[in-house]
RNA sequence: ACGUGUAUGUGUAACUGGCGGAGCAUGGGGAACCAUGAGGGAGCACAUGGACGGUAACGGCCGUACGCCUGGGCAGAGGUA
Numbered sequence: 001a002c003g004u005g006u007a008u009g010u011g012u013a014a015c016u017g018g019c020g021g022a023g024c025a026u027g028g029g030g031a032a033c034c035a036u037g038a039g040g041g042a043g044c045a046c047a048u049g050g051a052c053g054g055u056a057a058c059g060g061c062c063g064u065a066c067g068c069c070u071g072g073g074c075a076g077a078g079g080u081a
Stems, first nucleotide, its partner, number of pairs: 002053003006049007015040002017069004024037005038064001060074003
């Protein structure tokens, strides 16, 4: 120098559903959606620091206390346009 993680700060930010019971709220729809309010929030970018070096590192993450469900987003690998 490079690579793989990580910490802090700044900015940005997808997704935030249905039912149950005393335990997100209101309104509208009807299947698991829409809007508003409060509260969450991975990831991405930049800056700084530190650790490790293939015998390394990683091998998943996110939406309101719990349970049962439904449907997404992000990261990663490959392909197509």
Molecule: ZMP/ZTP riboswitch aptamer (pfl RNA motif)
Organism: Paenibacillus oceani